[in-house]
This is a predicted structure of a 178-nucleotide RNA (Lysine riboswitch aptamer) from Neobacillus cucumis.
Its Rfam family is "Lysine riboswitch aptamer". Its family is annotated with lysine biosynthetic process in the Gene Ontology. About the family: Riboswitches are metabolite binding domains within certain messenger RNAs that serve as precision sensors for their corresponding targets.
Of the family's consensus pairs, 100% are formed in the model.
Model confidence (mean pLDDT): 76 of 100.
């Protein structure tokens, strides 16, 4: 000097993640609201049952014609704006909110923690959500691409094989070895 365990701070991969906001397409002439026949006793308040409230023979539910006519999730587009590189995104589980109360056990949303998988993109299959031939996600598959290792070689790059982001690169600090 150097090995190398922990921590720290900085980075990189690229059609690189997620958010927010304009615009657009589509949800859709749909839901909704009025008038008009038809109908004849119920309907609303996420599912069921049970209360409670509103509404209804001064016409409920439902169907039909006209006439007005949306909105949320989600999606593209620009590369506005903010936050970043397990960025994030998804499965279990557990808890605690929300939709009139109260039970059910799902369902739906939203928030925490544990934990499990997936380095990034892209396509193609099945399945779930979706109004969708959009999309997204979960599994399997290719093709891509970066990064370590291990080999080779015609050598600061190329091929091949294999592994993962608790990962590499660079740096700092320090237990140990020496």
């Nucleotide at each position: 000097a150097g090995u190398g365990a922990a921590g720290g701070u900085a980075g990189a991969g690229g059609u690189g993640c997620g958010a927010a906001a304009u615009u657009c397409a589509a949800u859709a002439g749909u839901a909704a609201u009025g008038a008009u026949u038809c109908g004849g006793a119920g309907a609303a308040g996420g599912a069921u049952g049970a209360g409670c409230u509103u509404c209804a023979a001064g016409g409920a539910a439902g169907a039909a014609u006209c006439a007005u006519g949306a909105a949320a999730g989600g999606g593209a587009a620009g590369g506005u704006u903010c936050g970043c590189c397990g960025a994030a995104g998804u499965g279990a589980a557990a808890a605690a909110g929300g939709a009139c109360u109260c039970a059910u056990a799902a369902c739906c949303u939203u928030u925490u923690u544990u934990u499990g998988c997936u380095g990034g993109u892209u396509c193609u299959g099945u399945a779930u959500u979706g109004a969708a031939a959009a999309a997204a996600u979960c599994c399997a598959g290719a093709a891509u691409u970066g990064u370590c290792a291990a080999g080779a070689c015609g050598a600061u790059g190329u091929c091949u094989u294999g592994g993962a982001g608790a990962g590499c690169u660079a740096u700092c600090u320090u237990a140990a070895c020496g």